The prediction has a mean pLDDT of 81.
A computed fold for a 73-nucleotide RNA from a Promethearchaeota archaeon, annotated as transfer RNA.
RNA sequence: CCCCUGGUAGCUCAGUGGUAGUAGCGCACGGCUGUAGACCGUGUGGUCGCUGGUUCAAAUCCGGCCCAGGGGA
Numbered sequence: 001c002c003c004c005u006g007g008u009a010g011c012u013c014a015g016u017g018g019u020a021g022u023a024g025c026g027c028a029c030g031g032c033u034g035u036a037g038a039c040c041g042u043g044u045g046g047u048c049g050c051u052g053g054u055u056c057a058a059a060u061c062c063g064g065c066c067c068a069g070g071g072g073a
Base pairs, nucleotide, nucleotide: 001072002071003070004069005068006067007066010025011024012023018056026044027043028042029041030040031039049065050064051063052062053061
């Protein structure tokens, strides 16, 4: 320098143009328990890496940039 993959909640991730963005873990409260854990219930959460463009509509498509990983020279 070139190519590929990825960046979404505190963490690990789903979502591949269309209602109001998922789940698990975590955290808070309650139930249960002598207490705690486990278990059950309710709740809590997001500028979808940044920026511009396409579109009636973008996490999703396109350009540039940043970051992480892999490959090539």
The RNAcentral record of the sequence draws on ENA. Its Rfam family is "tRNA".